[in-house]
Context: one part of a larger RNA
RNA sequence: CUGGGCGUAAAGGGCGCGUAGGCGGAUUGGCAAGUCAGGAGUGAAAGGCACGGGCUCAACCUGUGGACUGCUCUUGAAACUGUUGAUCUAGAGGCUGGGAGAGGAUGACGGAAUUCCCUGUGUAGAGGUGAAAUUCGUAGAUAUAGGGAGGAACACCAGAGGCGAAAGCGGUUAUCUGGACCAGAACUGACGCUAAGGCGCGAAAGCGUGGGGAGCAAACAGGAUUAGAUACCCUGGUAGUCCACGCUGUAAACGAUGAGUGCUGGUUGUUGCGGGUAUCGACCCCUGCGGCAACGAAGCUAACGCGUUAAGCACUCCGCCUGGGGAGUACGGCCGCAAGGUUAAAACUC
Numbered sequence: 001c002u003g004g005g006c007g008u009a010a011a012g013g014g015c016g017c018g019u020a021g022g023c024g025g026a027u028u029g030g031c032a033a034g035u036c037a038g039g040a041g042u043g044a045a046a047g048g049c050a051c052g053g054g055c056u057c058a059a060c061c062u063g064u065g066g067a068c069u070g071c072u073c074u075u076g077a078a079a080c081u082g083u084u085g086a087u088c089u090a091g092a093g094g095c096u097g098g099g100a101g102a103g104g105a106u107g108a109c110g111g112a113a114u115u116c117c118c119u120g121u122g123u124a125g126a127g128g129u130g131a132a133a134u135u136c137g138u139a140g141a142u143a144u145a146g147g148g149a150g151g152a153a154c155a156c157c158a159g160a161g162g163c164g165a166a167a168g169c170g171g172u173u174a175u176c177u178g179g180a181c182c183a184g185a186a187c188u189g190a191c192g193c194u195a196a197g198g199c200g201c202g203a204a205a206g207c208g209u210g211g212g213g214a215g216c217a218a219a220c221a222g223g224a225u226u227a228g229a230u231a232c233c234c235u236g237g238u239a240g241u242c243c244a245c246g247c248u249g250u251a252a253a254c255g256a257u258g259a260g261u262g263c264u265g266g267u268u269g270u271u272g273c274g275g276g277u278a279u280c281g282a283c284c285c286c287u288g289c290g291g292c293a294a295c296g297a298a299g300c301u302a303a304c305g306c307g308u309u310a311a312g313c314a315c316u317c318c319g320c321c322u323g324g325g326g327a328g329u330a331c332g333g334c335c336g337c338a339a340g341g342u343u344a345a346a347a348c349u350c
Stems, first nucleotide, its partner, number of pairs: 003322004007304002012318001014201004021194003025088007033081002035077008049065006091191001092188002095184004103177007110154001115149007125136002162169002206247006215241002220236004258317006266295011299306002323350003332343004
């Protein structure tokens, strides 16, 4: 430089914002850098190629031609790319009016339940299991009633339901706040798409400091089971789980499917906002736009399957793959308090 690829065979970055770069809507004028056409110069010779010639042939030597697909200068063309001027509204944004939502942050409040404490009733068991035992209980347990403390999670509603870029988000309420959608149409006038680096967010576990600690529960202890049982089962139980601030930066971070745009038959359910018809009103019915989900024409696919939410048909940009093991390892760099993360080989071997 280039080919073929990335749902499951190797391969989509965990997700976003955005810099450089790449790519970019419609009409029209100028320029002529790219582009195209003509001309000139140059592109040494040898070699190579084509057609000939000379050594008896060949190797070898040699003549002519063509080629050297390039570069420079010059004259022109103006469709496309570019650049510049003017204009536009279909992309993008913005305005007005709406309704939906576990979207985010902070504060306050609520009831059920578990545990513990106090008091009453009450008496011999309770608990646990396949069966038991460890364990708790006559110092009165379990059960039951009343009172109190504290922490964590929010039954029903709940749905293939909703929201969010992803991670994720579920009691009620107040304040602050992000996004999407629908209807309308005054406004801006390409302001766009993607995105190497960069910056930010990022489950769980883990780490630091200080709180908190009801339940659960790595580690640990005991009881069982077993040939053994460093397990599965049982009784306990500490970190942790919770809060604040800081760090870590990884997951089967999955739709194992990057983002954006255009095009290409349908059916059904559901959700949000409209319109029409009808009605006392609502539902039903028809219909527009946006989302979620099921099935399926064409097409695609190795098959499974995907199928307007494409894995179909195309374009733009980024990331990534290139036989298995060695290895996501070593070394070095960067980051981290550490744990480790990230970038990332080779020998050797099959």
Notes:
The part of an RNA shown here (small-subunit ribosomal RNA, central domain) has 350 nucleotides and comes from uncultured Magnetococcus sp. The organism belongs to Magnetococcus, within Bacteria. The full RNA is in RNAcentral, with records from ENA and SILVA.